[in-house]
Context: one part of a larger RNA
Molecule: small-subunit ribosomal RNA, 5' domain
Organism: Flavobacterium sp. SW254
RNA sequence: AUGACCGCUAGCGGCAGGCUUAACCACAUGCAAGUCGGGGGUAUGGUUCUUCGGAACCAGAGACCGGCGCACGGGUGCGUAACGCGUAUGCAAUCUACCUUUCACAGAGGGAUAGCCCAGAGAAAUUUGGAUUAAUACCUCAUAGUAUAGCUGAACCGCAUGGUUCUACUAUUAAAGUCACAACGGUGAAAGAUGAGCAUGCGUCCCAUUAGUUAGUUGGUAAGGUAACGGCUUACCAAGACUACGAUGGGUAGGGGUCCUGAGAGGGAGAUCCCCCACACUGGUACUGAGACACGGACCAGACUCCUACGGGAGGCAGCAGUGAGGAAUAUUGGUCAAUGGGCGCAAGCCUGAACCAGCCAUGCCGCGUGCAGGAUGAAGCAUCUAUGGUGUGUAAACUGCUUUUAUACGAGAAGAAACAACUCUACGUGUAGAGUCUUGACGGUAUCGUAAGAAUAAGGACCGGCUAACUCCGUGCCAGCAGCCGCGGUAAUACGGAGGGUCCAAGCGUUAUCC
Numbered sequence: 001a002u003g004a005c006c007g008c009u010a011g012c013g014g015c016a017g018g019c020u021u022a023a024c025c026a027c028a029u030g031c032a033a034g035u036c037g038g039g040g041g042u043a044u045g046g047u048u049c050u051u052c053g054g055a056a057c058c059a060g061a062g063a064c065c066g067g068c069g070c071a072c073g074g075g076u077g078c079g080u081a082a083c084g085c086g087u088a089u090g091c092a093a094u095c096u097a098c099c100u101u102u103c104a105c106a107g108a109g110g111g112a113u114a115g116c117c118c119a120g121a122g123a124a125a126u127u128u129g130g131a132u133u134a135a136u137a138c139c140u141c142a143u144a145g146u147a148u149a150g151c152u153g154a155a156c157c158g159c160a161u162g163g164u165u166c167u168a169c170u171a172u173u174a175a176a177g178u179c180a181c182a183a184c185g186g187u188g189a190a191a192g193a194u195g196a197g198c199a200u201g202c203g204u205c206c207c208a209u210u211a212g213u214u215a216g217u218u219g220g221u222a223a224g225g226u227a228a229c230g231g232c233u234u235a236c237c238a239a240g241a242c243u244a245c246g247a248u249g250g251g252u253a254g255g256g257g258u259c260c261u262g263a264g265a266g267g268g269a270g271a272u273c274c275c276c277c278a279c280a281c282u283g284g285u286a287c288u289g290a291g292a293c294a295c296g297g298a299c300c301a302g303a304c305u306c307c308u309a310c311g312g313g314a315g316g317c318a319g320c321a322g323u324g325a326g327g328a329a330u331a332u333u334g335g336u337c338a339a340u341g342g343g344c345g346c347a348a349g350c351c352u353g354a355a356c357c358a359g360c361c362a363u364g365c366c367g368c369g370u371g372c373a374g375g376a377u378g379a380a381g382c383a384u385c386u387a388u389g390g391u392g393u394g395u396a397a398a399c400u401g402c403u404u405u406u407a408u409a410c411g412a413g414a415a416g417a418a419a420c421a422a423c424u425c426u427a428c429g430u431g432u433a434g435a436g437u438c439u440u441g442a443c444g445g446u447a448u449c450g451u452a453a454g455a456a457u458a459a460g461g462a463c464c465g466g467c468u469a470a471c472u473c474c475g476u477g478c479c480a481g482c483a484g485c486c487g488c489g490g491u492a493a494u495a496c497g498g499a500g501g502g503u504c505c506a507a508g509c510g511u512u513a514u515c516c
Stems, first nucleotide, its partner, number of pairs: 001514002004512001006510003011368006017361002019326001025324003029321003034068003039065002044059006075279003084204008094196002099192007107141004117130005147172004153166005177184002205251003212242003217239008254276004258269004281302005304315004332358001334357003340354001341352004371402004381393005408452005416443001422437007460505005465486003471500005481488002
C1' cells in the first nucleotide's frame, strides 16, 4: 500500500469501490434495439345515404412489403510474445453510410411478390399449392460527365515504381416520390470532416537443462483476388530466407495512459476511469451491408439442456438484475428517461438495464460526534506497599453552571431546466437567426434552513521482556501455554492465564495474504 479475507467492536455523513475463483461452469424468469402512417395495403370503428344487397367519407391497430438502425452503446480478458500495443512516420497502394459545401440532373415504360382471399400438410416449430394487388421494393430504355475503360497530343513536377494539369475521340453506367403553400427526400460528380484499412523504424516477459529452423518456405515472371500493396492465392522458374545482436521450440501473459513503493535510480501491478486489441457455448463458413466474417443475425459440425403425438423441433446472461455451483470472498429479480448521450422520425414522439438515481456492504478515503467549564473531605470501591498509615485509579465521579453539533419531534423547502414544440415580436436575403411568453424533476418532501426540550442518542481494539511506546500483584510450576526474530515457562515469570495500572490507534483496531 490493497478490488482484500478473518476475529472483536460499531453513532452519522460525503465521495468512491464491490466475483481477483468456474471464458471447459450451468442457467429458471423479466427486461437490455428499435423506429418511421407524409411508402403500399388491411382488420375494425364512426358518420351519412340505402333498393337493406350495400355504397361514399373519416379515423385506423396487429401482422406484411419497404427505408434507416441493429458493426454504436454495454460485457469479458479465453486467446495473442504479435506491427497486438506504445511512439514516430508513410500510402505516388486505399475505402468512408449519415453530416457540411459546390455543380449538374430527375424523361419514358414494364413484370412480379408479400400481405389479403381460397384449398391444404404438421403435435409443434413451421410450411405447400392456387388466384389477386401496391410501393421510395425490382427491372428495361433514354439523357450525362472533372466517373469508369481504351486511346491522341502537350506542359509541369517528384520520392524509385511514377504523379498532377490541360486536350481530341470512342464505349459503358443514374434517379423516386410524398404533398401540391412549404418542407422532407432521390441520382451523378468534386471537395471537406469523421471513421477505418495497410506498410515501416524503434521499444515490448522467462528458459540455452530449447541450437539449428523453414517448401508457399525466400525471391522473380504471369494470372487471379482485394477498397488497396503484397506468396494473399495459383502456375512456372531460381535456391534462397532466419539464426549466438538468440532463430526455432517451450512456459507465462491482453498492451498502454496510469497505480503502489522508493530520496532517486529502480522494483512491482495493469481493479475502478480513458484509448487500442481480442472474444461472444466450442470449431468453421460465408451472406447482407458504407462498414461484420456480426454478443441478444444466418448456415454446418460438436458438447450440453429442454419440448415432442417419436416423425421432428428449440436454445446460448463474458448485457442489467437474479439462481445454482466454485470459493476465504464481492450487492437489488429497484426507479426514471427529469438531465447527458444514442437510434428512428420534418416533428410530436417512441425505444434506450447506455446513463442518471435509489437499495445493500466500515471495502476504502475524508469529515463530524460521543460533551465543555468549575469541582479535594483527593469520597467509596478496587489495586498495591516498608501496612495503626501511605500510594495509584483521580478532577476521574458525585455535585454546580453552560452548550445542543448529532440523534428525536414539528414546520419551511431547493439548485440541477436549458431547451424542443406552440404563440408573439424583431432583423433581413422569406426561411433562417435572435428576443419574449409558456411547458417538462426519477432522485425527493431528498439536500438545506428554522423551532423545541434535554447531557440527553453514541467507544472500542490491540499491546506493555528486547527490537518497540507502555509494570506491578495473584495463579501455574518445562505443566497449561506464548512466540514475527531472539526466546519465555522446571516455586517469588514485567514473556503463560487473570486483575489493577499504563501505552498506541480510534469507528475502528488487530491477525493473515501479497508488493515495494